Predicted 3D model of RNase P RNA and transfer RNA as a complex of 453 nucleotides.
RNA sequence: CCAGAUGGUCGGACGGCCGCUGCCAGCUUCGGUUGGGAGAGGAAAGUCCGGGCUCCAUGGAAACAGGGUGCCGGGUAACGCCCGGCGGGGGCGACCCUAGGGAAAGUGCCACAGAAAGCAAACCGCCUGCCUUGGCAGGUAAGGGUGAAAGGGUGCGGUAAGAGCGCACCGCGCAGCUGGUAACAGGUGCGGCACGGUAAACCCCACCCGGAGCAAGACCAAAUAGGGGCAGCUGUGCCGUUUCGGCGGUACAGGUGGGUUUCCAGCCUGCUGCCCGGGUCGGUCGCGUGAGACGUUCGGCAACGAACGUCCUAGAUGAAUGGCCGUCUACUGGGGUUUUCCCCACGGACAGAACCCGGCUUACAGGCCAUCUGGCAAU
RNA sequence: CGGAGUGUAGCCCAGCCUGGUAGAGCACUGCCUUCGGGAGGCAGGGGCCGGAAGUUCGAAUCUUCUCACUCCGA
Numbered sequence: 001c002c003a004g005a006u007g008g009u010c011g012g013a014c015g016g017c018c019g020c021u022g023c024c025a026g027c028u029u030c031g032g033u034u035g036g037g038a039g040a041g042g043a044a045a046g047u048c049c050g051g052g053c054u055c056c057a058u059g060g061a062a063a064c065a066g067g068g069u070g071c072c073g074g075g076u077a078a079c080g081c082c083c084g085g086c087g088g089g090g091g092c093g094a095c096c097c098u099a100g101g102g103a104a105a106g107u108g109c110c111a112c113a114g115a116a117a118g119c120a121a122a123c124c125g126c127c128u129g130c131c132u133u134g135g136c137a138g139g140u141a142a143g144g145g146u147g148a149a150a151g152g153g154u155g156c157g158g159u160a161a162g163a164g165c166g167c168a169c170c171g172c173g174c175a176g177c178u179g180g181u182a183a184c185a186g187g188u189g190c191g192g193c194a195c196g197g198u199a200a201a202c203c204c205c206a207c208c209c210g211g212a213g214c215a216a217g218a219c220c221a222a223a224u225a226g227g228g229g230c231a232g233c234u235g236u237g238c239c240g241u242u243u244c245g246g247c248g249g250u251a252c253a254g255g256u257g258g259g260u261u262u263c264c265a266g267c268c269u270g271c272u273g274c275c276c277g278g279g280u281c282g283g284u285c286g287c288g289u290g291a292g293a294c295g296u297u298c299g300g301c302a303a304c305g306a307a308c309g310u311c312c313u314a315g316a317u318g319a320a321u322g323g324c325c326g327u328c329u330a331c332u333g334g335g336g337u338u339u340u341c342c343c344c345a346c347g348g349a350c351a352g353a354a355c356c357c358g359g360c361u362u363a364c365a366g367g368c369c370a371u372c373u374g375g376c377a378a379u
Numbered sequence: 380c381g382g383a384g385u386g387u388a389g390c391c392c393a394g395c396c397u398g399g400u401a402g403a404g405c406a407c408u409g410c411c412u413u414c415g416g417g418a419g420g421c422a423g424g425g426g427c428c429g430g431a432a433g434u435u436c437g438a439a440u441c442u443u444c445u446c447a448c449u450c451c452g453a
Stems, first nucleotide, its partner, number of pairs: 001375010012328007020039002023036005041350001045361002048359005053213004066209005071085005086100001087098004101204002106202002108198003123144002125140007152170006171193001172191004177186003217285004227276006233254009257269004292311008329348001332345005380452007389405002392402001399436001407423005429445005
């Protein structure tokens, strides 16, 4: 210098003017106004997991059903997340990927092709025998062919031809040993192979899970309609008030719309007024101090944890976080000198809070930092 | 904001649970029938199953991610 790998971080900068939404303080004619200070993200997104919070259900726990997770150890409030390791796969390498329990508990499936697809099987071939010159009977899984897959692989021996039939190595299974917390690794002995694949098919094993979601939920509470209760009219007296017309309260007497054939009681019901309670419109809370942020030290390989110090940092409800100007700076295009540089134009990725938090996933122009790998050149 | 569901031929829908040939109706094309058209009869064409990965020998179907659309809740 070129090509890469991993981790982290930023994601336009500064200034001025005018707005928008909360907060604090002052003034106020309660409508506002003045001043100060604050105001989107690494994903605010998808709503895919886990929790907080709230209501509902439930005596506690367990179990059934249903759903989820699945190598080992650790972290965490918890997780399907993260860290470290193991096994498998890929890359020359740094490093990357990995839904990775159980297929000798059982069931199912393995289309087409092929002789045969699961307590195997004889189509061609090979070998033996018989008859007799292409058939029959038997042996054989080494070879051909089919298929994604054909009942261990390679080699030597062996045989009529073959075959774990025998042997060596590898694979597989079983039982000890050593190391490791464990997954697992290494090695020893035995077994001649009995055990194909598929569980992101049913299933088995272990562990986890009650349901709904801030439009949860709590409080205040209008008009109209509806529910419940009380009263209604007339006269007189008394009290209060008065604009001298009345109005309100209280006491007494008479007495009360319609229906129930008539009268009383009872019941039903209409109208008016007052009161009570519930829901709706509307408003307030929930709602910003929290598994909070930043820094230092310590423990740990790490995820993370502990101690100390400092700080308070958006809160709308048709939903604020915007617009303009100036200087500069990335990207892109053009031109002039032609590595350097100068001029002009354009112009800032993905995207935007809505109860909150921890993760995952997805989208993202470009820049910066650290560590490491391979190659080339020079010293 | 929260919660459900659907994408398959030009259109409306099966098939997916239980993986192996992609189908039905309408529409389209050709022929027959008719003087001609319609109706009817016969035959035929047309799909990479919304997209991308994964599991499997094999994916429309199973799993994950993603895109679009529809419905419900004041």
Overview
Rfam match: Bacterial RNase P class A. Rfam links the family to the GO terms dimeric ribonuclease P complex, ribonuclease P activity and tRNA processing. Its mean pLDDT, the model's own confidence on a scale to 100, is 78.